[in-house]
RNA sequence: AGUAGAUCGGAUGAUCGCGGGUCCGCCACCGGUGGACUGGAGGAAAGUCCGAGCUCCGCAGGGCAGGAUGGUCGCUAACGGCGACUGGGGGUGACCCUAAGGAAAGUGCCACAGAAAAUAUACCGCCCCGAUCUUUUUCGGGGUAAGGGUGAAAAGGUGAGGUAAGAGCUCACCAGUUUUCCGGGUGACCGGGAAAGCUUGGUAAACCCCAUCCGGAGCAAGACCAAAUAGAGAAACGUUUGAGGACUGCCCGUCCGAAGUUUCCGGGUAGGUUGCUUGAGGCAACAGGCAACUGUUGUCCCAGAUGAAUGAUCAUCACCCUUUCAGGGAAACCUGGAAGAGAAACAGAACUCGGCUUACAGAUCUGCU
RNA sequence: GGGCCGUUAGCUCAAUUGGCAGAGCAAGGGACUCUUAAUCCCUAGGUUGGAGGUUCGAUUCCUCCACGGCUCACCA
Repeated sequence: AGUAGAUCGGAUGAUCGCGGGUCCGCCACCGGUGGACUGGAGGAAAGUCCGAGCUCCGCAGGGCAGGAUGGUCGCUAACGGCGACUGGGGGUGACCCUAAGGAAAGUGCCACAGAAAAUAUACCGCCCCGAUCUUUUUCGGGGUAAGGGUGAAAAGGUGAGGUAAGAGCUCACCAGUUUUCCGGGUGACCGGGAAAGCUUGGUAAACCCCAUCCGGAGCAAGACCAAAUAGAGAAACGUUUGAGGACUGCCCGUCCGAAGUUUCCGGGUAGGUUGCUUGAGGCAACAGGCAACUGUUGUCCCAGAUGAAUGAUCAUCACCCUUUCAGGGAAACCUGGAAGAGAAACAGAACUCGGCUUACAGAUCUGCU
Repeated sequence: GGGCCGUUAGCUCAAUUGGCAGAGCAAGGGACUCUUAAUCCCUAGGUUGGAGGUUCGAUUCCUCCACGGCUCACCA
C1' cells in the first nucleotide's frame, strides 16, 4: 500500500421531564393523585425484497392459467438465505465476481452496413461451357463460400494432398460436440482412452421446454364489551329451469342458500379490553462439524407506547485539532504537562422471528498478500 | 402499520413484438399588419428520476435506491 473479517456506535454523576410494571398512602364506583423501587430503541428499529410463526376465510379436491427458483452437497422451522466445494471470468497476489438448466423440441428477433444474419437465392473475384468477335471484350447458363470488403456476430483453425477452380472433398495436428469405456469423488465434476458424423451462429433478465415449489388475505388479521341508528331512495338479477355466496383468477366439483341478493346513493358509531410480548430467546462453558449450524449443562428476564414515551442541561473523563513549555533527536518527528476551540454520523420500535438490501461520523482488533 | 400506483422537453401527454425519442401548448426568430392579436414558416430545448446488470444495442427487460401520489372513498 492492499485484501478479507470481527467488535463498538461514547462512559460516569447530578438536576428536571416523558411513558411502562410492582408495592404503599389519600380521595374513593370506574378511576384519579402522591411516594418508593425497577427496567425504557437499533446495527441497521429503515426499504417492505424474500421466508416462516400466529389469526381468519367451512382445512383449501382435480384441471387450466399465473408466480417464483435454477451448478452440486449440506445447514435450517423455512427461504430466492447461509456454508463448503465444482465450472467460468478478473487480479502479480491475498482475494473478488458469477440469474451458472435447455439454442441438437418448436416459434420469434438479429436495426444500419453487407452478396448473404441461417434451407447460403453469389456483389466483386476464380473456373468451366455456349453464343458473339481476329483477339481483348460483351452476353447467357453453371460450378465455387478459398480471397476482398461489411458488421457486435460470417458458416471450425493451420498445413499438405486434391481439383477446371474450389471446398472436411481427403489426411495430419489443434479446438469443440455427441456416444461410450476405465479410474477418483456422496455429487456437481476431474484425469485418461476410443469411436462417429466431420462442425450443429447469437439471443431464453424473448415466447417457450424441463425440474422443484406455491390456496388467499393480513395484528387496521381476529375475539369480546360498550355505543349508534333511517332507509316508504334508485338500478340489476332471481323465486326451484334455483339469483347470489364460500372454497383461488377461470372451469369442473363440493357446500350454504326454499327468497331474497348485489351495486349505487344516503345516514350512524368510530370508544375500551384482548391479541401483546417467554421467544425456532439472550449469555457463558463443554462437545460434534472445515464451515454454516447443532447438542448438553448452567444462568438471566431484557421496551410495549397508540395524535404514539425512551429526552434536555451541566460537570468530569475519553476522541480530534491548534498554540505553548520541558525532555530526546541532525531533522522529520516521538513522549509528557498546560491552555483554548471543536466535532460526534446513519437513523428512530408499532404482532413477533430468520435473512437480504440500502444508509452510516468515527474508533479498536485479527488473519493474509 | 399494512397494501397499491406513478416518474419522458418549461407544462400536459405519446412512443410494442428492444433498432435514430415525438405531438400540442409555452419560449426565441422571421413573414403578414400603421401597430398588436390571430394566422403561416423556421429554430432551440431531453443524463427518458438515479445507479448497476442482460444484450451488438435499453424509454422498453431484470435488480437496488430516490422522490411523489392514493388518507376515515385502498383498509377497522